[in-house]
Context: one part of a larger RNA
RNA sequence: UUGGGCGUAAAGGGUGCGUAGGUGGCGUAGUAAGUAUGUAGUAAAAGUCAAUGGCUCAACCAUUGUAAGAUAUGGAAACUGGUAUGCUGGGGUGCAGAAGAGGGCGAUGGAAUUCCAUGUGUAGCGGUAAAAUGCGUAGAUAUAUGGAGGAACACCAGUGGCGAAGUCGGUCGCAUGGUCUGUAACUGACAUUGAGGCACGAAAGCGUGGGCAAAAAAUAGGAUUAGAUACCCUAGUAGUCCACGCCGUAAACGAUGAGAACUAAGUGUUCGAGGAAUUCAGCGCCGCACUCAACGCAAUAAGCUCUCCGCGUGGGGAGUAUGCACGCAAGUGUGAAACUC
Numbered sequence: 001u002u003g004g005g006c007g008u009a010a011a012g013g014g015u016g017c018g019u020a021g022g023u024g025g026c027g028u029a030g031u032a033a034g035u036a037u038g039u040a041g042u043a044a045a046a047g048u049c050a051a052u053g054g055c056u057c058a059a060c061c062a063u064u065g066u067a068a069g070a071u072a073u074g075g076a077a078a079c080u081g082g083u084a085u086g087c088u089g090g091g092g093u094g095c096a097g098a099a100g101a102g103g104g105c106g107a108u109g110g111a112a113u114u115c116c117a118u119g120u121g122u123a124g125c126g127g128u129a130a131a132a133u134g135c136g137u138a139g140a141u142a143u144a145u146g147g148a149g150g151a152a153c154a155c156c157a158g159u160g161g162c163g164a165a166g167u168c169g170g171u172c173g174c175a176u177g178g179u180c181u182g183u184a185a186c187u188g189a190c191a192u193u194g195a196g197g198c199a200c201g202a203a204a205g206c207g208u209g210g211g212c213a214a215a216a217a218a219u220a221g222g223a224u225u226a227g228a229u230a231c232c233c234u235a236g237u238a239g240u241c242c243a244c245g246c247c248g249u250a251a252a253c254g255a256u257g258a259g260a261a262c263u264a265a266g267u268g269u270u271c272g273a274g275g276a277a278u279u280c281a282g283c284g285c286c287g288c289a290c291u292c293a294a295c296g297c298a299a300u301a302a303g304c305u306c307u308c309c310g311c312g313u314g315g316g317g318a319g320u321a322u323g324c325a326c327g328c329a330a331g332u333g334u335g336a337a338a339c340u341c
Stems, first nucleotide, its partner, number of pairs: 005311002007295002012309001014200004021193003025087005031081001033080002035076001037074004042069001049065006090190001091187003094183005102176001104174005109153001114148007124135002161168001205246006214240001219235004257308004262303001266285005272279002291296001314341003323334004
């Protein structure tokens, strides 16, 4: 490479947009590049393939035949391609509606914690399995009133909703992206996938400047213990928050790439349409056929088919070394071999 694979055995890229490329709806006409077919010369022999024969068989050897390739040329036109011209079912636009924690910016609200001031009040508070460190007669804890500040938004809340994914949850406003339903006015294959590329991308981390209520890596102390660089307790810095700029990774998971057609029922829920039966688009459960090593999956397929991309090929060595690229750094991407079982 072929074959055969990628939910859990090795294997789906974190996600999207999109270039090249691949693939591509229904007609008509004409073309003849592919395609199938005929003819001609050529393609040394050996070899390959087939038949037959010779060494006792075989290997081996011999004879005969076929075939393969390119070139030239003839006719064919179903399919693929290219050309012309149409179509509306795919796709897109319009029109009428709908829902939503979709993203951004600004404003604003209440509960709670903490701190500050003042009043009341007195000896404890706090913490644990039990304690101690700690706080407190310089008046704490508790309680009341007032103030400051930061972060997060109880109930509603839902195998509910939105988003490509990461993710998104108090309230109001501003401009804004996408989706769904109905209609069938417009366009007329404009589609799909997508190597490179570009963009987005949790947390942690990094840079500059702010902010710091709470909880909290590191750190300190108290316990526990044989020890305890831990689990428990008392404190507590970075960071968590904001703005701008990097980083580019996660069990980035549905461990399941995207698109399209087809294939039993049942049941719940969300948004539309319809007077209703019902239907469309999601989100779940259950379950037949099928499938699967089994578990399970089962119209949201892991069934049955097609198109395109990505990826795997025994374990360790190793996501290491090296080179290259990116990064301020941390590191990331790409990514071996010897050796060994």

A computed fold for a 341-nucleotide part of an RNA from an uncultured bacterium, annotated as small-subunit ribosomal RNA, central domain. The coordinates come from a structure-prediction model, not an experiment, and the mean pLDDT is 86. It matches the Rfam family "Bacterial small subunit ribosomal RNA". RNAcentral holds the full RNA, with entries from ENA, Greengenes and SILVA.